[in-house]
Small-subunit ribosomal RNA from an uncultured bacterium, 1474 nucleotides, folded computationally.
RNA sequence: UUAGAGUUUGAUCAUGGCUCAGGAUAAACGCUGGCGGCGUGCAUAACACAUUCAAGUCGAACGAACUGAUACGAAAGCUUGCUUUUGUUGAAAGUUAGUGGCGGACGGGUGAGUAACGCGUGAGCAACCUGCCUAUCUGUGGGGAAUAACACAUGGAAACGUGUGCUAAUACCGCAUAACACAACCUGAUCGCAUGUUUAGGUUGUCAAAGAUUUAUCGCAGAUAGAUGGGCUCGCGUCUGAUUAGCUGGUUGGUGAGGUAACGGCUCACCAAGGCGACGAUCAGUAGCCGGACUGAGAGGUUGAACGGCCACAUUGGAACUGAGAUACGGUCCAGACUCCUACGGGAGGCAGCAGUGGGGAAUAUUGGGCAAUGGGGGAAACCCUGACCCAGCGACGCCGCGUGAGGGAAGAAGGUCUUCGGAUUGUAAACCUUUGUUAACAGGGACGAAACAAAUGACGGUACCUGAAUAGAAAGCCACGGCUAACUACGUGCCAGCAGCCGCGGUAAUACGUAGGUGGCGAGCGUUAUCCGGAUUUACUGGGUGUAAAGGGUGUGUAGGCGGGCGUGCAAGUCAGAUGUGAAAUACCGGGGCUCAACUCCGGAACUGCAUCAGAAACUGCAUGUCUUGAGAGUGGGAGAGGUAAGCGGAAUUCCCGGUGUAGCGGUGAAAUGCGUAGAUAUCGGGAGGAACACCAGUGGCGAAGGCGGCUUACUGGACCACAACUGACGCUGAGACACGAAAGCGUGGGGAGCAAACAGGAUUAGAUACCCUGGUAGUCCACGCCGUAAACGAUGAAUACUAGGUGUAGGAGGGUCAAACCUGCUGUGCCGCAGUUAACACAAUAAGUAUUCCACCUGGGGAGUACGGCCGCAAGGUUGAAACUCAAAGGAAUUGACGGGAGCCCGCACAAGCAGUGGAGUAUGUGGUUUAAUUCGACGCAACGCGAAGAACCUUACCAGGACUUGACAUCCUAAGGAGUCUGGGUAAUGCCGGAUGUGCCCUUCGGGGAACUUAGAGACAGGUGGUGCAUGGUUGUCGUCAGCUCGUGUCGUGAGAUGUUGGGUUAAGUCCCGCAACGAGCGCAACCCUUACGGUCAGUUGCUACGCAAGAGCACUCUGGCCGGACUGCCGUUGACAAAACGGAGGAAGGUGGGGACGACGUCAAAUCAUCAUGCCCCUUACGUUCUGGGCUACACACGUACUACAAUGGCGCAAAAACAGAGGGGAGCAAAAGCGCGAGCCGGAGCAAAUCCCAAAAAGGCGUCCCAGUUCAGACUGUAGGCUGCAACCCGCCUGCACGAAGUUGGAAUUGCUAGUAAUCGCAGGUCAGCAUACUGCGGUGAAUACGUUCCCGGGCCUUGUACACACCGCCCGUCAAGCCAUGGAAGCUGGGGGUACCUAAAGUCCGUGACCGCAAGGAGCGGCCUAGGGUAAAACUAGUAACUGGGGCUAAGUCGUAACAAGGUAACC
Repeated sequence: UUAGAGUUUGAUCAUGGCUCAGGAUAAACGCUGGCGGCGUGCAUAACACAUUCAAGUCGAACGAACUGAUACGAAAGCUUGCUUUUGUUGAAAGUUAGUGGCGGACGGGUGAGUAACGCGUGAGCAACCUGCCUAUCUGUGGGGAAUAACACAUGGAAACGUGUGCUAAUACCGCAUAACACAACCUGAUCGCAUGUUUAGGUUGUCAAAGAUUUAUCGCAGAUAGAUGGGCUCGCGUCUGAUUAGCUGGUUGGUGAGGUAACGGCUCACCAAGGCGACGAUCAGUAGCCGGACUGAGAGGUUGAACGGCCACAUUGGAACUGAGAUACGGUCCAGACUCCUACGGGAGGCAGCAGUGGGGAAUAUUGGGCAAUGGGGGAAACCCUGACCCAGCGACGCCGCGUGAGGGAAGAAGGUCUUCGGAUUGUAAACCUUUGUUAACAGGGACGAAACAAAUGACGGUACCUGAAUAGAAAGCCACGGCUAACUACGUGCCAGCAGCCGCGGUAAUACGUAGGUGGCGAGCGUUAUCCGGAUUUACUGGGUGUAAAGGGUGUGUAGGCGGGCGUGCAAGUCAGAUGUGAAAUACCGGGGCUCAACUCCGGAACUGCAUCAGAAACUGCAUGUCUUGAGAGUGGGAGAGGUAAGCGGAAUUCCCGGUGUAGCGGUGAAAUGCGUAGAUAUCGGGAGGAACACCAGUGGCGAAGGCGGCUUACUGGACCACAACUGACGCUGAGACACGAAAGCGUGGGGAGCAAACAGGAUUAGAUACCCUGGUAGUCCACGCCGUAAACGAUGAAUACUAGGUGUAGGAGGGUCAAACCUGCUGUGCCGCAGUUAACACAAUAAGUAUUCCACCUGGGGAGUACGGCCGCAAGGUUGAAACUCAAAGGAAUUGACGGGAGCCCGCACAAGCAGUGGAGUAUGUGGUUUAAUUCGACGCAACGCGAAGAACCUUACCAGGACUUGACAUCCUAAGGAGUCUGGGUAAUGCCGGAUGUGCCCUUCGGGGAACUUAGAGACAGGUGGUGCAUGGUUGUCGUCAGCUCGUGUCGUGAGAUGUUGGGUUAAGUCCCGCAACGAGCGCAACCCUUACGGUCAGUUGCUACGCAAGAGCACUCUGGCCGGACUGCCGUUGACAAAACGGAGGAAGGUGGGGACGACGUCAAAUCAUCAUGCCCCUUACGUUCUGGGCUACACACGUACUACAAUGGCGCAAAAACAGAGGGGAGCAAAAGCGCGAGCCGGAGCAAAUCCCAAAAAGGCGUCCCAGUUCAGACUGUAGGCUGCAACCCGCCUGCACGAAGUUGGAAUUGCUAGUAAUCGCAGGUCAGCAUACUGCGGUGAAUACGUUCCCGGGCCUUGUACACACCGCCCGUCAAGCCAUGGAAGCUGGGGGUACCUAAAGUCCGUGACCGCAAGGAGCGGCCUAGGGUAAAACUAGUAACUGGGGCUAAGUCGUAACAAGGUAACC
């Protein structure tokens, strides 16, 4: 002392990236802003700088000048003793231009350069210097020559000089003195790894000095030592790139010399040819380094502002001078650029010091005060100087502290917001009451910082602090509120405007946009942006991986390197423990102290994990040495093998050639055609040629490192295995580079060429078919030699060693065993199964993907891309190495559940097949589309819309259109007023509306005034109303898969998990029906049954029913019938099969037999299926209209297309006839059904019996029977039309139905295609009902007659179960690829063009050091001058590197709805892939 979350999926696990929450900052921006303390503030242009200031000081080093008390004169003025001027004197004191000394090498700034001994750390100098300071020793004698200042003259615009003359010193120069100094030499001792050092003694030589003064001292010179500060050398550490691999000529070393404080190629001459580099030289890019700072659990990562140490730099480059110290920020010289002054001749300058200005920039302060403190320079000191420093100012830039009140206070005020209208919330919040006075403001007092030595001395500052009095008064914002992530509502908007860190919000009900209210967070701040660390174990040392997710090199041999068996001995490099030195201070940590606290600061401690040294230990590693045999190798003896190379040989087959036989086809395909063939093919027989490959044996058998190797023989040759143990003695493992081998295709040269076969040609297929199929066919395939060097070169699994249960095959040896075997034991190889273990799972499992060790290779999101550029290799093709910009939030793995498949298996269904009848053709009816229209109202659209909503549009309906009207409304509730219900009627109108008239007074209570209920009219608003929108906001209802057999749950078990199991399996069933088995055991919704009906019987009951009574009446209830109850059918019985089951098959009995027939009944769910126009309903919309009402019209239109029906096409038929006309069932009937009788050809009329119905009526059933017609557009068919009538109704024109007569169309059985039906079914025949005034070919029911066929499950369609594949999950109507077209973006190439930095060569060359010379100057020392070497800069030249740009050009990425195809995912329709 280690926290996670979101995001790939329908869901899961793992991999993997992206993103977030934290901390930090020299920050900036937006909004806001009360106070104080402590810090901090040009990161960009090392860009340019106006102006002031930032380094001076010493008169106690020196001369001189100046001020000048006093005193003495002179002159003038007049106010007569003063003033002024002037001269001399010059005390005390002071000033300072110059000479001289010390200091300007510190302090202050900046980070351009620098990848370096620059920095850090630790050593070394036996190779060095050190002013001022400290200590000690010694000395300070005596001389000399000049020169500034100054004076005069003079040049120049200025800066600045020049000449002559004078003068001083602590300035300069000799002389003396001279050692513990230095140099040379000699002798001895000592130490050191070496060069060498130290020390003692001796001889010789050389070198010093300065004075001042207040008499205290301060200086000066020589020497030694110390301290301080530096110089140099070395070990180790110190960024990125190998698409930078070779670099180097003073280069590496030596000798000698020069030079330096000192070592040294530092420099030079000569000699040698070295030196550095894969442990990364050189080159390129980037960068000041460190203490530290930030972050982190740590290890690390990032960083180097402020403070501290070191370095470098001072406009750019070069150079020296002075000095103790510089190659000198505020010094000098030269060159370049720039700026300024100028009289054009020349000059001046350097803020990366403090302020400040311009500029640049997102961005960074005052031209402030003071030397009071600390520190520095000078001075003996006073003191002077000090933009170091101390303070103040500005900036919320950071950290820290304080405040904006506190307590009470519910009518839970008003206002706001929301609302289900009740209320909730803002909210004790406010008001109000009580109280406090921090801060700010005012007044009074008032510091510490000051240490001396008595005094004096404070910029800050009248500041901090203290006290007083008064007022809640002057002081709150910012961000967020979909998840991550604390915090939700309303309105506006409507894929727009916008938001967004990631996922993602927004297309009319947005907690995600904007606003408001509320809430959350932080708070004088809050957010955003940028950057760093963290989270990220996502570069993994701590602490990751590589079978399938990214990732094992194609394979071997082997170099460097890394690692390495047993037993001893020694050493001590690693290692371990101890000691010493160092690891600056500050920071951080711990403990204390001081500011009221804190930030801040002071003191102490520990720590600083490092480096070095010393003395130890010896287990392990290492090194050295000895030894051993088990690793490894060698030897002997064996057998196995498609191991390799070369040569030779063989037979079968294909093709071709020759000949024979033989005749019309062959060949090929899904089907064909191209092709071959009457010039004789194919077929068949014989002979020959040539090339390539080697059937059977043959085997998850063998061999090889891999690629790979297959007829037989021979030669040469590599490796492995077994047995033995008398050889060597760790000789081993791995292996970056390197070298070798390396399928196929391809390339070069030369051969060869039978078959096959890219390209190509033709034929097919197709919408097309540059393919798949067919016929041909060239490279190539084969051989030799040489290249290429890649493959899904795969076990997608690197090599080696050891260990860790078994079982079972197989190949080769060996041992035991046996007559031979079987069998047993052990080794090597090669397979399968399987435990532990591992794994995300799948799987692996002694041939590991287990447990360990060693070495190598490789990976770090997808795309861009194995691409570009560069290098290397190649004849080329190309290979190898190998990026970036840009773009996405995923890409990918394994497994799960579904769905799907032109996958597989099993099963079912009028699904097919077998049949029957149809539809599609005709006419008509009806619905729909389309068109038309003022309107042709609306909905329904594959199955599952279309004779559907509509069980019936002339008005009404009606929703549509035209026109006319009404506006609290046609309808509901409430209020006020008046009236009275109501009924009849006139005018007018197209009709309603509108304008009138007449009549009439109801019910309940009553105190008779009136009141109440219901009703009408008028009025005012609340409201009504809407078939207006949204079925994608909904409820309800319905369709469909499907009456298919399925859909689930609890507990348990298995799996990390999604999930699985159960529900799978073997049988069986109509059925998840039942049985058996089984890690499952049970249960629920479905199935079945229970319900209705029908088929048989019994029993009971019987009128309107029935009738053995001749009819009627009556009687009766046996029968028919009606309707209650009951029985009956359950695989119950028998047999066979089956597993002893379930069940199936057959049989008996039975009215009925295996669910007897039919109906009702519809699991979990699917289709955003249908319906806002049945109804209900949210939201939106209309409100003198999208509401209401009236008349007329429309929904009935008509070039056309489709669906569903009816009627037909005829003889199984049409028509006619009848006995005063055979046989049903189920229904309906009061605004009704209606008989008989009569009239009419008929529809119908008249009539009205009977009947609220087992009684009466509708009501005639029809097909059936008999006769006729004789195959024709008919004696078929009946459309259309004319005409005459009937019925309903206010009204049949648009637009009803029916009847009579006349007219008499299409149609002669229907193309492709397609529908229904398995038995009382299809087909056919009629009847009834609902709707309804009227209108039925529709619909719903009813009965009559009454078939054919089913071999069977290959195929079509639909469905169920199991399995398989999947890149699908909106689920195949899925997904998805590439070209082309359009827009945008970044990028490669490119004739060229334009820069940049660095190096090289040559030319030229300033200043300057050094060297030489020096006729001039100087007494001299020396100097001016001249020459030479080096050299900044400049010029010329060529190449390399790097950057920008470019006509044109290449590909790439991205972008809702473009074009063409359909390559991939299923067997993806030709398996896919390299």
Description
RNAcentral holds the sequence, with entries from Greengenes.